[in-house]
Molecule: SAM riboswitch aptamer (S box leader)
Organism: Chloroflexota bacterium
RNA sequence: GGUUCAUCAAGAGCGAUUAAGGGCUCGGCCCUUUGAUGUCGCGGCAACCGGUGGCUAUCGCCCAAGUCUAUACGGUGCCAAGUCCGACCCGUGAUUUCAUACGGGGAAGAUGAACA
Numbered sequence: 001g002g003u004u005c006a007u008c009a010a011g012a013g014c015g016a017u018u019a020a021g022g023g024c025u026c027g028g029c030c031c032u033u034u035g036a037u038g039u040c041g042c043g044g045c046a047a048c049c050g051g052u053g054g055c056u057a058u059c060g061c062c063c064a065a066g067u068c069u070a071u072a073c074g075g076u077g078c079c080a081a082g083u084c085c086g087a088c089c090c091g092u093g094a095u096u097u098c099a100u101a102c103g104g105g106g107a108a109g110a111u112g113a114a115c116a
Base pairs, nucleotide, nucleotide: 002115003114004113005112006111007110008109013042014041015040016039017038021031022030023029025087026086027085028084043079044078045077048075049074050073051071052070053069054068055066056065083108088105089104090103091102092101093100
C1' cells in the first nucleotide's frame, strides 16, 4: 500500500529544538515569525482492541455468553476550526440569470479491528 466492517457535531497543550510553511488534492476560508512543520520531553483526552472488575446470577457457592457496564493496566489513536466548508447525485426553498440557503445519500479522507 490492498479488502471488509465500525466510528467520525463530544473531548483534550505546555516546554525545548528546528525555521517557513500548515490544514490529504482542487477551490474557498482559516492558522502561522506573538514561530508553521518535524523531532523530543512532560501533561492531557478518549473505551477501538486486549486485560481486569461489575451486571445478567436465582436460598448459598460456581459459571458460559453478551450490540451491557466500569476502569487508561497493556496495544494503538488523538489534543485549532464538524473530517474547517464545498466538490458528485437527489430533494426543497429562493432567483430573470449568475450567484446561493437547507436536508438526504455518495465519493474521498482519518482512526481502529479483522483478513490476504